[in-house]
RNA sequence: GUCUGGGUAGCUUAGUUGGUAGAGCAGUCGCCCGGCAAGCGAAAGGUCUCGGGUUCGAGUCCCGGUCCAGUCA
Numbered sequence: 001g002u003c004u005g006g007g008u009a010g011c012u013u014a015g016u017u018g019g020u021a022g023a024g025c026a027g028u029c030g031c032c033c034g035g036c037a038a039g040c041g042a043a044a045g046g047u048c049u050c051g052g053g054u055u056c057g058a059g060u061c062c063c064g065g066u067c068c069a070g071u072c073a
Base pairs, nucleotide, nucleotide: 001072003070004069005068006067007066010025011024012023013022019056028042029041030040031039049065050064051063052062053061
């Protein structure tokens, strides 16, 4: 350099035919306990990698950039 896949919460990730972005773990608060852990409950946490395009509407479709992994040379 070629081709393919990927980038979504602190971490691991789901997201169907384009229609209000979810989960688990971690963290916070509460319940429980003599106390801690475990368990239970609640709330919080997102520029969906960046820029542009299409559309009434984009995590999703199109174009370009960037980073990571694989592949071929």
Predicted 3D model of a 73-nucleotide RNA (transfer RNA) from Lasius niger. The coordinates come from a structure-prediction model, not an experiment, and the mean pLDDT is 80.